[in-house]
Context: one part of a larger RNA
């Protein structure tokens, strides 16, 4: 653009695409069967393997603006205490998030109409024959079902609601973010507000700061101190930023 008014939701599925596996043990039953060694269909049940798809509670990794220990070396006038650099100096942990090695789940079951095959009635051919008319069962195959997108399905499809004489409904722009994202799109807010930050609690992290005291000549212990600090986590709170404006959008429907 289109779908003959304009919109917000919320749906139908023609179509498409995705899955589709299998093993082991165990009951049944050591029965059926076999002279016996051996050993079942049918049914039921554990547990598994690969393989997908989600997710982070648990195990692990990663976590470059957390925490902590240390090495040289430069700076803050010295101490003492912090800073810069050396591959994140280097080492030990290690939140959020993002992972698989980790956890959940899936293939099932059922209809249908075949395939080989196996059949029933049953003649052409007084018999016989599954086929020539009829007709009945038969596979992981197909066609439903199960999951995804799907009305540009120009065949453009229903359904609620809402609006139409000067600007509605309603989007856009712009901002404040984001389990969304190269960008566009998407999602959530925009003060009638918790969208982001800050700030308060907590949670989890790291492990007992720092200054003072008190042991000891000191190194250094040790008490305040399970401190002190702490990214992305959870709630709470308008403290700062989402300001005011501002486009565009039906002539009741050719």
């Nucleotide at each position: 653009c289109g779908c003959a008014g304009g919109a917000a939701a919320u749906u139908u599925g023609a179509g498409a695409g995705g899955g589709c596996u299998u093993g082991u043990c165990c009951c049944u039953a050591g029965u059926a069967c076999g002279a016996g060694a051996g050993g079942a269909c049918c049914g039921g049940g554990a547990c598994g393997a690969a393989c997908a798809g989600a997710c982070c509670u648990c195990u692990a990794g990663u976590g470059c603006a957390c925490c902590a220990g240390u090495u040289g070396u430069c700076a803050c006038g010295c101490c003492a205490g912090u800073g810069g650099c050396a591959u994140c100096g280097c080492u030990g942990g290690g939140u959020a998030g993002c992972u698989a090695u980790g956890u959940c789940u899936g293939g099932u079951u059922a209809g249908g109409a075949u395939a080989a095959g196996c059949g029933c009635u049953g003649a052409a051919a007084g018999c016989a024959u599954c086929u020539a008319a009829g007709u009945g069962c038969g596979a992981a195959a197909c066609c439903u079902g199960c999951c995804u997108c799907a009305a540009g399905a120009u065949g453009a499809g229903a359904u609620u609601u809402c609006c139409c004489u000067a600007u509605c409904a309603g989007a856009c722009a712009c901002c404040a973010a984001g389990a969304a994202g190269a960008u566009g799109a998407c999602u959530u807010g925009g003060u009638u507000g918790a969208u982001a930050g800050g700030c308060u609690a907590c949670a989890g992290g790291u492990g007992u700061a720092a200054g003072c005291g008190c042991a000891g000549u000191a190194a250094u212990g040790u008490g305040u101190u399970u401190a002190g600090c702490u990214g992305a986590g959870u709630a709470g709170u308008a403290c700062u930023a989402a300001u005011u404006a501002g486009u565009c959008g039906a002539u009741u429907g050719a």